[in-house]
This record gives sequence, structure tokens and C1' cells, in this order.
RNA sequence: UUUAUUUUUAAGGAAGAGACUACGUUUUGUAGCGCCGAAGAAGCAACCGCCCCGGAAACUUUCAGGCAAAAGGACCUUAAACAUAUU
Repeated sequence: UUUAUUUUUAAGGAAGAGACUACGUUUUGUAGCGCCGAAGAAGCAACCGCCCCGGAAACUUUCAGGCAAAAGGACCUUAAACAUAUU
């Protein structure tokens, strides 16, 4: 100094599903039924590895979370700061 990648931070975008019912209120509680998957968690697995075993999804399950708005939100883009590899 070039490029790529992991992590972190900031900004922007970002889906789905009852503003359900009943009781009670002090900002939302309890109970019931119906739903959603893209926080997290768990399970199986293609595949991968140092092959004893381990790592593994946007698949699956909904424990958690969510079902007006707000908040949150996997993931994507951009910028910055470390680290690793590379030119």
C1' cells in the first nucleotide's frame, strides 16, 4: 500500500402473524383460544474438518420472543476501528 474476511460501532433499508375474548385496572396485569418466525435457544441434516469426535442452515420445533403503532428484528448496503491472510 492492494484486496478479502471475522469481530465491534454508527447510519439506512428490513418480513410475518388477533388494535381477539373475558375479568380487572394505573400504563399495562391475569386467564383463554387462534396464529407468526428473521432476536435468542434447541433438533435433524446436506456438507466440512484435525474424522475418537467436532463444526454446521435462511430447514424444523416454537421453550423464549412476537401478532395496531412504538420498540425490537435475522439479513443486506455504506463508513470507521482492531485482527488475520494476501498484493

The RNA shown here (Glycine riboswitch aptamer) has 87 nucleotides and comes from an uncultured Pelagibacteraceae bacterium. It was read from a public genome assembly, where an Rfam model found it. Its Rfam family is "Glycine riboswitch aptamer". Gene Ontology term of the family: glycine biosynthetic process.